[in-house]
RNA sequence: AAAAACGGUAGAGGUGCGUUUUACAUAAGUAUAUCUACAGAAAAUGAUGGGAUUUAACGAAGUAGAUAGAAAGGGUAAAAUGCCGAAGGAUGUCUUUCCCCAUUGAAAUAUAUCCUGGUUGUACAGUUAACAGCUUUACAACUGUCAUCAAUUGUUUUGAUGGAGCGCUAUCGGUUCU
Numbered sequence: 001a002a003a004a005a006c007g008g009u010a011g012a013g014g015u016g017c018g019u020u021u022u023a024c025a026u027a028a029g030u031a032u033a034u035c036u037a038c039a040g041a042a043a044a045u046g047a048u049g050g051g052a053u054u055u056a057a058c059g060a061a062g063u064a065g066a067u068a069g070a071a072a073g074g075g076u077a078a079a080a081u082g083c084c085g086a087a088g089g090a091u092g093u094c095u096u097u098c099c100c101c102a103u104u105g106a107a108a109u110a111u112a113u114c115c116u117g118g119u120u121g122u123a124c125a126g127u128u129a130a131c132a133g134c135u136u137u138a139c140a141a142c143u144g145u146c147a148u149c150a151a152u153u154g155u156u157u158u159g160a161u162g163g164a165g166c167g168c169u170a171u172c173g174g175u176u177c178u
Base pairs, nucleotide, nucleotide: 006173007172008171009170010169011168014084016083017082018081019080020079021078022077023076024075032068033067034066035065036064037063038062042055043054044053045052046104047103048102049101050100051099087116088115089114090113091112092111093110095108096107097106098105117143118142119141120140121139122138123137125135126134127133145163146162147161148160149159150158151157
């Protein structure tokens, strides 16, 4: 000095990945409220069963009409901002919430294991008001990276095959060996 492995730092992929705010459309003339008519005893609190509470003959639920009339989630555009396992998904567990208990369902955080390099399209399925969007899986295309092989060279370019981000590039440090 080089190589292998270890630790750290900084970067790259591009319709790149998230978060927040504002505006707009949709949700929807829906939910809901009030009044009127009919009607005549139950109705509500995620589901079932039990309990508890509230409303109800001063008229419950339901049907019809009139008047008024939302929101959340998701979407589009712009801006700001954090980043490159960015982030997303599956399964399990703990805790919390949905009036209480049991079973269950949903939501949120944390955690463990596993999967996915990224984007786009098509198809099934799930979710949703939705044929928008999102998510998984399969296939295809494009793209980045590394390895191998072949060709080509002003030292790069092209093609094929394959792998995965616990990767790749650059750089620093110490250790070991020669």

A computed fold for a 178-nucleotide RNA from a Clostridia bacterium, annotated as Lysine riboswitch aptamer. It was read from a public genome assembly, where an Rfam model found it. Lineage of the source: Bacteria > Bacillati > Bacillota > Clostridia. Rfam family: Lysine riboswitch aptamer. About the family: Riboswitches are metabolite binding domains within certain messenger RNAs that serve as precision sensors for their corresponding targets.